[in-house]
RNA sequence: GCUGUUGUAGCUUAGUGGUAGAGCGCGCCCUUCGUAAGGGUGAGGUCACGAGUUCAAUCCUCGUCAAUAGUA
Numbered sequence: 001g002c003u004g005u006u007g008u009a010g011c012u013u014a015g016u017g018g019u020a021g022a023g024c025g026c027g028c029c030c031u032u033c034g035u036a037a038g039g040g041u042g043a044g045g046u047c048a049c050g051a052g053u054u055c056a057a058u059c060c061u062c063g064u065c066a067a068u069a070g071u072a
Base pairs, nucleotide, nucleotide: 001071002070003069004068005067006066007065010024011023012022013021018055026042027041028040029039030038048064049063050062051061052060
C1' cells in the first nucleotide's frame, strides 16, 4: 500500500429499517444495633464522524477516523 472485521451507557456487550436493552459499576430508599449480603427505584447513550437512500436509519450505501487481523 491492498483486503477483511469491529466501533452502541464509566466497563463488558445484545439488538437489526419503526422513537436502544442487559450484566457489572454509580445515586437514593428498604431490611439490620451496625457491617456484609439481599431487595426496590433512578440517573447515565448526538448508537465513532460526515453525507446519501427511505415516510422513517443503530441497522442499507459511500467517504473519513480509530482499533485489529491477513497479505506483497